The prediction has a mean pLDDT of 80. The RNA shown here (SAM riboswitch aptamer (S box leader)) has 133 nucleotides and comes from Rhodothermaceae bacterium Tc-Br11_B2g6_7. Its Rfam family is "SAM riboswitch aptamer (S box leader)". Rfam links the family to the GO term regulation of gene expression. Lineage of the source: Bacteria > Rhodothermota > Rhodothermia > Rhodothermales > Rhodothermaceae.
């Protein structure tokens, strides 16, 4: 690089360097930004995925037991490995739909076609963590 799982609508900003575009990319919006943004250090912060404590449950190869191990929950700290600290991953884009509108439609209903970001699901693309590799 590239595999898999799992999470992404909470949360948390000063200062200093710097000086023009930036919110991955590709289009549309919407936004941020010279009152100095993106970005890079420093410092404080947020969260708790791993790791660290407890503690309940299932397993642990013939049968009880269960120390250990392995899973899987819950609670806890925040010294120890990331990570993050404008906007939902800022928003849409692809697929779905006995949902909603609208159109064929007619006095009205239903029923059927057909459109559509109203909505909700899910896919794919990232991003971050753990296991690989």
């Nucleotide at each position: 690089a590239g595999c898999u799982c799992a999470u992404c609508c909470a949360g948390a900003a000063g200062g200093g360097c710097g000086g023009a575009g930036g919110g991955a990319g590709u289009a549309g919006g919407c936004c941020c930004g010279u009152u100095g943004a993106u970005g890079c250090c420093c410092u404080g912060g947020c969260a708790a995925c791993c790791g660290c404590c407890g503690u309940g449950c299932g397993u642990u190869c013939c049968c009880c037991a269960a120390u250990u191990g392995c899973g899987c929950g819950c609670g806890g700290a925040a010294a120890g490995g990331u990570g993050c600290c404008a906007c939902u991953u800022c928003c849409u884009a692809c697929c779905u739909c006995a949902g909603g509108c609208c159109a064929g439609u007619a006095g009205a209903u239903a029923c059927c076609u057909g459109g559509u970001g109203c909505g909700a699901g899910g896919a794919g693309a990232g991003a971050u963590g753990a296991g690989c590799g």